The part of an RNA shown here (small-subunit ribosomal RNA, 5' domain) has 502 nucleotides and comes from an uncultured bacterium.
Context: one part of a larger RNA
RNA sequence: GACGAACGCUGGCGGCGUGCUUAACACAUGCAAGUCGAGCGAUGAAGUCCCUUCGGGGAUGGAAUAGCGGCGAACGGGUGAGGAACACGUGAGGAAUCUACCUUCUACUCUGGGAUAACUCCGGGAAACCGGGGCUAAUACCGGAUAUGAAACUCGAUGGCAUCAUUGAGUUUGGAAAGUUUUUCGGUAGAAGAUGACCUCGCGGCCUAUCAGCUUGUUGGUGAGGUAAUGGCUCACCAAGGCGACGACGGGUAGCCGGCCUGAGAGGGCGACCGGCCACACUGGGACUGAGACACGGCCCAGACUCCUACGGGAGGCAGCAGUGGGGAAUAUUGGGCAAUGGAGGGAACUCUGACCCAGCGACGCCGCGUGCGGGAUGAAGGCCUUCGGGUUGUAAACCGCUUUCAGCAGAGAAGAAGCGAAAGUGACGGUACCUGCAGAAGAAGCACCGGCUAACUAUGUGCCAGCAGCCGCGGUAAUACAUAGGGUGCAAGCGUUGUCC
Numbered sequence: 001g002a003c004g005a006a007c008g009c010u011g012g013c014g015g016c017g018u019g020c021u022u023a024a025c026a027c028a029u030g031c032a033a034g035u036c037g038a039g040c041g042a043u044g045a046a047g048u049c050c051c052u053u054c055g056g057g058g059a060u061g062g063a064a065u066a067g068c069g070g071c072g073a074a075c076g077g078g079u080g081a082g083g084a085a086c087a088c089g090u091g092a093g094g095a096a097u098c099u100a101c102c103u104u105c106u107a108c109u110c111u112g113g114g115a116u117a118a119c120u121c122c123g124g125g126a127a128a129c130c131g132g133g134g135c136u137a138a139u140a141c142c143g144g145a146u147a148u149g150a151a152a153c154u155c156g157a158u159g160g161c162a163u164c165a166u167u168g169a170g171u172u173u174g175g176a177a178a179g180u181u182u183u184u185c186g187g188u189a190g191a192a193g194a195u196g197a198c199c200u201c202g203c204g205g206c207c208u209a210u211c212a213g214c215u216u217g218u219u220g221g222u223g224a225g226g227u228a229a230u231g232g233c234u235c236a237c238c239a240a241g242g243c244g245a246c247g248a249c250g251g252g253u254a255g256c257c258g259g260c261c262u263g264a265g266a267g268g269g270c271g272a273c274c275g276g277c278c279a280c281a282c283u284g285g286g287a288c289u290g291a292g293a294c295a296c297g298g299c300c301c302a303g304a305c306u307c308c309u310a311c312g313g314g315a316g317g318c319a320g321c322a323g324u325g326g327g328g329a330a331u332a333u334u335g336g337g338c339a340a341u342g343g344a345g346g347g348a349a350c351u352c353u354g355a356c357c358c359a360g361c362g363a364c365g366c367c368g369c370g371u372g373c374g375g376g377a378u379g380a381a382g383g384c385c386u387u388c389g390g391g392u393u394g395u396a397a398a399c400c401g402c403u404u405u406c407a408g409c410a411g412a413g414a415a416g417a418a419g420c421g422a423a424a425g426u427g428a429c430g431g432u433a434c435c436u437g438c439a440g441a442a443g444a445a446g447c448a449c450c451g452g453c454u455a456a457c458u459a460u461g462u463g464c465c466a467g468c469a470g471c472c473g474c475g476g477u478a479a480u481a482c483a484u485a486g487g488g489u490g491c492a493a494g495c496g497u498u499g500u501c502c
Base pairs, nucleotide, nucleotide: 001501002500003499005498006497007496008495009494012369013368014367015366016365017364018362019361020327025325026324027323029322030321031320034071035070036069039068040067042065043064047060048059049058050057051056078280079279080278088204089203090202091201092200093199094198104190110144111143112142113141119134120133121132122131123130124129150173151172152171153170154169155168156167157166158165159164206252207251208250213243214242215241218240219239220238221237222236223235224234225233255277256276257275258274259270260269261268262267282303283302284301285300286299305316306315307314308313333359335358336357337356341355342353343352344351345350372402373401374400375399382393383392384391385390406443408438409437410436411435416429419426420425446491447490448489449488450487451472452471453470457486458485459484460483461482467474468473
């Protein structure tokens, strides 16, 4: 000097930041991922109209929504357990890939079929939920037709050592859904961008030899399988290799980086907040769906734990935001809003969004401001000291004059709104910031230190006691070193102490 700090004493205001470093311990409760009726069939509120035996019925209407279907849920948000590794950073390069939505170009939209949920009937179960019969729709599912384009394969030609490139012929594969004024949606194919995924090499950054040998899918080859794709990735056969004192193998520790702190620099330490990458989601394993996951708020199995149960069986996962218990020296509200920015769905209106924007709490940090200004000597009183003369507190106070920042009260009151909406309208923050006025010095100073280092000294008490102390050291009767008081010094809404790093 620094800190995500803590502790002691003290504490006026504001702005901007920041706040479980410990138990990746366990979690009550609420919320954190939905949306589309312009894909579909159903159910169908208000309102309006008609009829009525005044109970109601019918038509229109379309709010609303359980289901089928589509897209999203792989983003966003959290944490740092594991991992010493192509995990990360940086540089160079390679070949064997996929890519929803968006963008560009092109072509087409013809014709059929069978189901199923919802619903209804029946049954089982305490529940979670499940089974059976019947009915129905689609942009759900399954066929057929259509292509000078596309892809794959085979054969040939040209170029080339080869992979391959260009080109010719043949065979095979393969696609659609409605709606419309248009936009739009959907299907096939190609290209580009972006994203994700694979591999090689170099360099970089921890400790340990009180770890010296390690390895059998191990190292390589041939062939096959598998994958979007290369490859011992897996398998069969063959060879016996591969790594290592330039530290293999083992053990310990650890998320990596941009950066942050310190330092003249070199370096050392750290990796909170913010940003990039990685890994994880009660513990271990697995796949499904999908463009994308081996998936935090999805599924299955096993385990530990908790809860419900009619004992047959079920339910759950805060390392999301708040919040609770526990641990700890220690770390906040079960707040407001989608107004802005961004995201998902939708043609849109809009809906959802604990991302985000705000507010609350904490002197936790940084910065700014205030606690008044000028005059005022009989140097008042009181305190303390005293050589008893006086000195000091001290212009300090009183007293006189002035001002009103901040806080308080009153009035007025935004920008942030681009947008969206036909228009009216639409701001959580917030009656906030800012502005104006009002009254009155009024409401606002402490903490540590004073032997030397080190700025600042006397008195009393105590008497190697009580105590102090960072080091040297003080204290045993004149203690500037303990305690108290007066005075002083240094910082100041803080000041000290402790811890850690340079």
Record summary:
The RNAcentral record of the full RNA draws on ENA and SILVA.